Predicted 3D model of a 79-nucleotide RNA (c-di-GMP-I riboswitch aptamer) from a Candidatus Bipolaricaulota bacterium.
Its mean pLDDT, the model's own confidence on a scale to 100, is 88.
Its Rfam family is "c-di-GMP-I riboswitch aptamer". Rfam links the family to the GO term cyclic-di-GMP binding. Rfam's curators write: GEMM was predicted in a large-scale screen for bacterial structured RNA regulatory elements.
It was read from a public genome assembly, where an Rfam model found it.
The model forms 95% of the base pairs in the Rfam consensus.

[in-house]
RNA sequence: UACUUGAAAAGGCAAAGUUACGGUAACGUAGCGACGCAAAGUCAAGGGUCCUCCGAAAAAGGACAGCCUGACUGCCAGG
Numbered sequence: 001u002a003c004u005u006g007a008a009a010a011g012g013c014a015a016a017g018u019u020a021c022g023g024u025a026a027c028g029u030a031g032c033g034a035c036g037c038a039a040a041g042u043c044a045a046g047g048g049u050c051c052u053c054c055g056a057a058a059a060a061g062g063a064c065a066g067c068c069u070g071a072c073u074g075c076c077a078g079g
Base pairs, nucleotide, nucleotide: 003079004078005077006076012037013036017032018031019030020029021028022027035066041072042071043070045069046068047067048064049063050062051061052060
C1' cells in the first nucleotide's frame, strides 16, 4: 500500500418521541433524547416507498441515503 475480517481500544453518528421554525404535504433544520449502526460518512444514478396533483389512474414535480443496489471516501486492530 492492496485485499479481507471486526474481538478489543480511542472515538463517531443518532431512531422513536418531543419543542421551535420552514413547507400544501412527504419531510427538512436546530435543541433535548438514544432505538440502534463498522461506513447509520457523501452522492437521488437504478429500483422501491412516501407526498402533491387526479373522480380514479397515468404522466409530471417533490421527499426518503437509518429500504435495497451501485459509486466515491474513511478510524483502529487482526489475518